A computed fold for a 71-nucleotide RNA from Heterostelium album PN500, annotated as transfer RNA.
It matches the Rfam family "tRNA". Rfam classes the family as a transfer RNA.
The prediction has a mean pLDDT of 81.
The sequence is in RNAcentral, with records from ENA and Rfam.
RNA sequence: GGCUCCAUAGUUGAAUGGUACAAUACUACCUUUGGGUGGUAGUGGUCUGGGUUCGAUUCCCGGUGGAGCCC
Numbered sequence: 001g002g003c004u005c006c007a008u009a010g011u012u013g014a015a016u017g018g019u020a021c022a023a024u025a026c027u028a029c030c031u032u033u034g035g036g037u038g039g040u041a042g043u044g045g046u047c048u049g050g051g052u053u054c055g056a057u058u059c060c061c062g063g064u065g066g067a068g069c070c071c
Base pairs, nucleotide, nucleotide: 001070002069003068004067005066006065007064010024011023012022013021018054025043026042027041028040029039030038047063048062049061050060051059
């Protein structure tokens, strides 16, 4: 220098055009003499800038960061 892939709650992963889900974490309550375990409820997210579209996490382009391959 060229090519490919990835970026989603604090963390790990789903969702591939129609208002994003689970586990875990955190908070409150219940349970306990107290703690732990367990239960209920809640908090919290699409890397960034444009484009296409009635509608974009999804499709297209650029940027940033990461991983890999070739030279």